[in-house]
RNA sequence: GCUGAUAUAGCUCAAUUGGCAGAGCGCCUGACUUGUAAUCAGGAGGUUGAGAGUUCAAUUCUCUCUGUCAGCU
Repeated sequence: GCUGAUAUAGCUCAAUUGGCAGAGCGCCUGACUUGUAAUCAGGAGGUUGAGAGUUCAAUUCUCUCUGUCAGCU
């Protein structure tokens, strides 16, 4: 330099052929316990990497840029 993949909650990841953004772990509160852990119940937490375009509607489709990973030369 070229090609491909990827970017979503604090972390690991879903969200399917465009139509209400979710799960596990973690965090907070409560119950239980002499206390802690475990367990149970509830809760908070997201400008879906950035910027444009298409559309009534974009995490999803198109373009550009940035980061990361892999391959080729």
Model confidence (mean pLDDT): 81 of 100. Predicted 3D model of a 73-nucleotide RNA (transfer RNA) from Pedobacter sp. The RNAcentral record of the sequence draws on ENA. Rfam family: tRNA. Rfam classes the family as a transfer RNA.